Molecule: c-di-GMP-I riboswitch aptamer
Organism: bacterium
RNA sequence: CUUCGAAAAAGGCAAAUCUAUCUUAGAGAUAGAGACGCAAAGCCACGAGGUCCAUUACGUUAUUAUGCGGUAUUGGAUAGCCGGGCUACCGAA
Numbered sequence: 001c002u003u004c005g006a007a008a009a010a011g012g013c014a015a016a017u018c019u020a021u022c023u024u025a026g027a028g029a030u031a032g033a034g035a036c037g038c039a040a041a042g043c044c045a046c047g048a049g050g051u052c053c054a055u056u057a058c059g060u061u062a063u064u065a066u067g068c069g070g071u072a073u074u075g076g077a078u079a080g081c082c083g084g085g086c087u088a089c090c091g092a093a
Base pairs, nucleotide, nucleotide: 002093003092004091005090012038013037017033018032019031020030021029022028036080042086043085044084046083047082049081050078051077052076053075054074056072057071058070060067
């Protein structure tokens, strides 16, 4: 330096849930509590990937309104969905 691993040692992060706040809305985010789990569960929205939310349009049902789920556009979220990029403790080769 590269690859592999997480047995050991030192540690780290923090699912669901609860409380408070933020957000037009919601997905979600932040803080505290809490640990399902994680060898990058550290960071990055890069892929016309996936999933979720909102808006608009089309379509469908319907007397109308409402609703339903489908397609597409736009914006947002998710890194603990996958792939990719960068960095990194310990050990082995």